Bacterial RNase P class A from a Chloroflexota bacterium, 364 nucleotides, folded computationally.
Lineage of the source: Bacteria > Bacillati > Chloroflexota.
Model confidence (mean pLDDT): 76 of 100.
Of the family's consensus pairs, 97% are formed in the model.
[in-house]
């Protein structure tokens, strides 16, 4: 100076004038609205102060999770995730270290990275033949029939070689074939889930339970009595139904089907978090810890917007200049918007800015 490779930041900026959500401004106060849960005015001010109001991916819904709900706990099966060690992490299919591979001149990317003697299957095309698989050439073992012999047929191994081919006498090849082997795993998902009220049909048709038994100076009846019948209470034991299956145990007296009808109201969840910044420690790193400072959407047909003006990036052209660069003028500024929250991972992305690294050219 070019061209890369990696890791991080920004992704318009300032004023004005108008216009949104939301949270707070003394509340155990005072009025209204409401069956209620909750809201709404006021209290000098409220038609006001003041704080705060989209991401680095908010997209993908491909993993993990916190959180609620499905009753609980072991074991076993079915069904899926991982797949070198080692390490972080709440956790993972994520991150880092590191081996081995593959690609690359290299910075450095990427990895479906256990096992083919547990079993099954597959290897097109060429070739005789791709597995109990052999056409051709030689050398060679021994069996059988003919023959006086020399030798001739016939069928059974075995080594070597030509040739196809990625592989051919084999412990080849694929397991991102199906399987095995280690470790791992319940499902469903803010439309979870509770609250509060209102309505409707306490609607109709069907199933499988709820055992037997013992106690009560309980209660009704009936008996001359023994005791009997119903009913309450307690103990027993039973046990339909509850997890994708099965099973053992605890826990639980109702469980379920099928038609038909009402409720589309509000209010909570609902945002302080495995938060983030700084900074000191430890550790190769990934991240752990101590220490201090910050609070930054919560909407519910769904807020953050419109107009001006400057200015700032980036492109074209056109003019000045030797050059760095200066004037004008026109274009142009991406991907894309919360709706429970995070840790990732893929995907999109116009442009700017900075750290390390590699490699080629020059020049001192």
């Nucleotide at each position: 100076c070019g061209a890369g490779g990696u890791g991080g930041u920004c992704g318009g900026a300032u004023g004005g004038c108008c216009g949104c959500g939301c949270g707070u401004c003394c509340g155990u106060c005072g009025g209204g609205g409401g069956c209620a849960a909750c809201c709404c005015c006021g209290u000098u001010c409220a038609u006001g102060g003041c704080g705060u109001g989209a991401g680095g991916a908010a997209c993908g819904u491909c993993c993990g999770a916190g959180c609620u709900c499905c009753g609980c706990a072991g074991c076993g099966c079915a069904g899926g995730g991982u797949g070198g060690c080692g390490g972080g992490u709440a956790a993972c299919g994520c991150c880092c270290g590191u081996c081995c591979g593959u690609c690359g001149u290299g910075a450095g990317a990427c990895g479906a990275g256990g096992a083919c003697c547990a079993g099954u299957g597959c290897c097109a095309c060429a070739g005789u033949g791709a597995c109990g698989a052999u056409g051709c050439c030689g050398u060679u073992g021994g069996c059988g029939g003919c023959g006086c012999a020399a030798g001739c047929c016939g069928g059974c191994g075995a080594c070597g070689g030509a040739g196809u081919g990625a592989a051919a006498c084999g412990c080849g090849g694929c397991a991102a074939a199906c399987u095995c082997c280690a470790c791992c795993c319940g499902g469903a998902g803010c439309a979870a889930g509770g609250c509060c009220a209102a309505a409707u049909a306490g609607g109709a048709g069907g199933g499988c339970g709820c055992a037997a038994c013992c106690c009560g100076u309980g209660c009704g009846g009936g008996g001359c009595a023994a005791c009997c019948c119903g009913u309450c209470g307690g103990g027993g034991g039973a046990g339909a139904g509850g997890u994708g299956c099965g099973c053992u145990g605890c826990c639980c007296a109702g469980c379920c089907c099928u038609c038909g009808g009402g409720u589309c109201g509000g209010c909570c969840g609902c945002a302080u978090g495995a938060g983030u910044c700084g900074u000191c420690g430890g550790g190769u790193a990934a991240c752990c810890g101590g220490c201090g400072g910050c609070c930054u959407a919560g909407a519910u047909g769904g807020a953050u917007g419109g107009c001006c003006a400057u200015c700032c990036g980036c492109g074209a052209c056109g003019g000045c200049g030797c050059a760095a660069g200066c004037c004008g003028u026109c274009g142009u500024g991406a991907c894309a918007g919360a709706a429970c929250u995070c840790g990732g991972c893929g995907u999109a992305c116009a442009g700017a800015c900075c750290g390390c690294c590699u490699c080629g050219c020059u020049g001192a």